[in-house]
Parts: sequence; structure tokens; C1' cells
RNA sequence: AGACGGCCGGAUGGCCGCCUUCCGCCAAGGGGAAACCCGGCGGGGGGAGGAAAGUCCGGGCUCCAUGGAAGCACGGUGCCGGUUAACGGCCGGCGGGGGCGACCCCAGGGAAAGUGCCACAGAAAGCAAACCGCCGACCCGGCUUCGGCCCGGCCGGCAAGGGUGAAAGGGUGCGGUAAGAGCGCACCGCGUCCCCGGCGACGGGGACGGCAUGGUAAACCCCACCGGGAGCAAGACCGAGUAGGGGCGGCAGGCCGCAAGGCCGGGCGGGUUUCCGCGCCGCCGCCCGGGUAGGUCGCGCGAGGCGUCCGGCAACGGGCGUCCCAGACGAAUGGCCAUCUAUUGUCCUUUAAGGACAUGGACAGAACCCGGCUUACAGGCCGUCU
Repeated sequence: AGACGGCCGGAUGGCCGCCUUCCGCCAAGGGGAAACCCGGCGGGGGGAGGAAAGUCCGGGCUCCAUGGAAGCACGGUGCCGGUUAACGGCCGGCGGGGGCGACCCCAGGGAAAGUGCCACAGAAAGCAAACCGCCGACCCGGCUUCGGCCCGGCCGGCAAGGGUGAAAGGGUGCGGUAAGAGCGCACCGCGUCCCCGGCGACGGGGACGGCAUGGUAAACCCCACCGGGAGCAAGACCGAGUAGGGGCGGCAGGCCGCAAGGCCGGGCGGGUUUCCGCGCCGCCGCCCGGGUAGGUCGCGCGAGGCGUCCGGCAACGGGCGUCCCAGACGAAUGGCCAUCUAUUGUCCUUUAAGGACAUGGACAGAACCCGGCUUACAGGCCGUCU
């Protein structure tokens, strides 16, 4: 100077408060229809985080749906082996890339199953193609020291060099050739087969093949595996008033009739008016059941914390001991003082450094719980390594 991992995240004391819980004493009351809630005094215990955050994954729990299995669609995951309740997390490896190194990064299955796309530039972007260029034959013209050379045209060969591009149909070298080219050879790469090592990803070796098969799957797609939905405003219990539902009882327009019964009449609905037809009907009391307001629970003993031992490289697992550690809902966890301390500023003395005064603490804050990931974070401490 740097890499990786772990920890802390102001400290101590005093006073006054807040939330919750327990004990003792005193009151026997208040609110409410009920359910249920609420006192006073004294004393004891506990009271934010490493991220409580984002709500991105996974699970517990709860309700809904669901006969079982398979499939389709949709979504997710994607090297291998472990770990776990589970995971897209974590651990250990493999391969690729970066770094002198400690170490870091990887959306890391399949592109010779199919489809699509490859902007700009460029001659040509998936099917091959030739702008400059290199080479050969012929024709015209010019020069000539008669060996040839040059300019132009046309026909043909080539893909080495230049140029374009993210990418141009393997790379480097030697040979070869008119010039060239896996055309031939060696090494590397690639493919196929075989052998050896490894649980495996994969690694090592050998033989053959002259190279066919560009890239892109955080494009469709193919393959393998996984996946019911909603969330504590989940949900459970108690439960008024009003409205509505059901039951029971009583009362219920006028007229005729002894009675059975008959006749007349009212309101509402189908867009409006008339007629015809159809349907429904009021008041009081009591009881029942569902739901709402309200109340209680869910709600803090848990994949729990700490210590120690054992197994394992590790993630992690197991044994023993010990502890109980927030639970609010207009939402507690605060304020003041003193001392110390990190930081910052000014001044003084000074060899490093010391002293005085002032300032004054990052990100942030539980809300059903847990395991992860990601993001934010002043400052400080420790360990290992280059």
C1' cells in the first nucleotide's frame, strides 16, 4: 500500500417520565345493554436494529379451494456434490475470465431440432462474397540497352496482404505455388472414438478426422427440475342499536247476511295516459337466527439466546448445562444534569507531541413470527494473508 473475515456502533452515574408484566396493601367503586374495560399507594423484572428498512426470495401459521395420478397452459430455477423446515440462500469443489499476488467476478444446460435477428460501416453478415490488391493468358498503345517494362481494356485464377466491422468460414510457423489456399506437415484449437483418475462437474493420455459446425437462448424455443390461491385488515370467539329475514300472538276499511259467505273500495310495480288482465300488501308486542359497531384472543417458549463438548475442510448437525429476554394499536422505548470519550474548529507551548476552550454522535426505528438476499451507514476495534 492492499486483500479477506469478524465485532462494536457512544460509556457511566443521578433525577423526572412512558409502555408492559409480577407481588403486597387499600378501596369495593366507575364506564358499558352486554361482552369487556378502568383505580390508588409501595416494591421488583423487562423495554428496538445490524440493518427493525426494501418487501425481492423461502418457510411457519391462518382461511379458501381441492378425490388420486398424469398432462396442458403460465411462472420460476439452471456446472457438480453437499447443507437446510425450505430457498433463487449458504458451504466445498469444477470450468471460464481478471489481478504480480493475497484474492475477486460469472444469467455457468442446449446454437450439427426448428424459427427469428445481426443496426452503422462494408464488396460481402449466413450464403457465401471480391472494393483495393496479388497472379496468368490475350488485345491496343508507349518505351527499350531487345532481356523485358509501363498505361489501358477484356477473360480467368486467388483470398495471403490492406480496408470495413462487435464478428469476415480455425490460429502460428515451415514447406508449397504463377499467385495462393489444410494444398501438405508440426504444434495449438475443434470434433469423434478409446483408456485411466474422480461419487460427479471435470481432468490427464492416445488414435483418427483437414475443419464441416459464425454469433445471439437476460429472442422465440427445446430439455430437466420446482410451483394451488390469498394473507394477521389472515382468522377465532363474545356481541348491541337501526334496517332486513323467520316464527308466534293480538288488532285490522265500508255495506249486506243469524251464519257460511258475498259485494264494493285503497296503495305500489311493469317508461307515460286510458281500459283489461297479473303480482304484492298494514299495525303492535314477544321470541329466534345471521351480520354490523364495539370487545377479547391470535400476540410472544421459539427451526429461541448464551456457554461448553463431539462429528464435519466448511455450510451445518448432535449432546449437556443455563436463561426467559419488547409486545404497542392517536402505536411506549424519552427528557434534563454531571463526568468521560470518538469527531470537528480556534488558540497556546513544542522535538515527537501535549494543553486550554468550544462543538457534539452515522444509517435508521419493532407492528404475526422465522431463515436469507439487497440497499443505507459517521467513526472505531480485532484477526488472517499478500

The RNA shown here (Bacterial RNase P class A) has 386 nucleotides and comes from a marine sediment metagenome. Model confidence (mean pLDDT): 76 of 100. Rfam family: Bacterial RNase P class A. Rfam describes the family as follows. Ribonuclease P (RNase P) is a ubiquitous endoribonuclease, found in archaea, bacteria and eukarya as well as chloroplasts and mitochondria. Rfam classes the family as a ribozyme. RNAcentral holds the sequence, with entries from MGnify.